[in-house]
RNA sequence: GGGGUUAUAGCUCAAUAGUUAGAGCACAUGCUUAUCAUGCACGAGGUCCUGGGUUCAAUCCCCGGUACCUCCA
Numbered sequence: 001g002g003g004g005u006u007a008u009a010g011c012u013c014a015a016u017a018g019u020u021a022g023a024g025c026a027c028a029u030g031c032u033u034a035u036c037a038u039g040c041a042c043g044a045g046g047u048c049c050u051g052g053g054u055u056c057a058a059u060c061c062c063c064g065g066u067a068c069c070u071c072c073a
Stems, first nucleotide, its partner, number of pairs: 001072004006067002010025004027043001029041003049065005
């Protein structure tokens, strides 16, 4: 320098071939306990990396950029 891949909750990751998205762990509150742990219930938490474009409508499609990983040279 060229090709490919990935970017979604605090962390690890799903999902949707267009109509604003979930799990586990973590966190908050309550119940249980003399207390802690465990267990149970309930809740909060996302401009779906970024800038444009297409579209009635984009996390999803198209283009550019940034970053990680990987292959080739």